[in-house]
This is a predicted structure of a 111-nucleotide RNA (SAM riboswitch aptamer (S box leader)) from a Gammaproteobacteria bacterium. Its mean pLDDT, the model's own confidence on a scale to 100, is 82. The sequence was found by an Rfam model in a public genome assembly. Its Rfam family is "SAM riboswitch aptamer (S box leader)". Rfam describes the family as follows. The SAM riboswitch is found upstream of a number of genes which code for proteins involved in methionine or cysteine biosynthesis in Gram-positive bacteria.
RNA sequence: CACUCAUCGAGACCGGCUGAGGGAAAGGCCCUUAGACGCCGGGGCAACCGCCGGAUUUCCGGAAUGGUGCCAACUCCUGCGGCCACAGCAACGUGGGCCGAUAGAUGAGGG
Numbered sequence: 001c002a003c004u005c006a007u008c009g010a011g012a013c014c015g016g017c018u019g020a021g022g023g024a025a026a027g028g029c030c031c032u033u034a035g036a037c038g039c040c041g042g043g044g045c046a047a048c049c050g051c052c053g054g055a056u057u058u059c060c061g062g063a064a065u066g067g068u069g070c071c072a073a074c075u076c077c078u079g080c081g082g083c084c085a086c087a088g089c090a091a092c093g094u095g096g097g098c099c100g101a102u103a104g105a106u107g108a109g110g111g
Base pairs, nucleotide, nucleotide: 001110003109004108005107006106007105008104013042014041015040016039017038021031022030023029026078027077028076043071044070045069048067049066051062052061053060054059075103080100081099082098083097084096085094086093
């Protein structure tokens, strides 16, 4: 970081410093001077890479020293498309349900 693949409804705080915004983007809605966000120290969660064992080429199990990541809210919700439901003569409608995509985050590969 333009690319490829995988995952994203679970889980995880206590101090110090600072001081006004923050939650990617748009609309919501939420967090926040009872101090958010950010940085530092300690702690923790988890198990993508790596490690061990079993399978064999998809995978299953184990541990958690190493490389990452994470510790408000479903990726906080929605937007774009499809199907269904409700209502309605129909059209419009509904933050009603499900599926898919777009975008984003993280890991690994790759540049």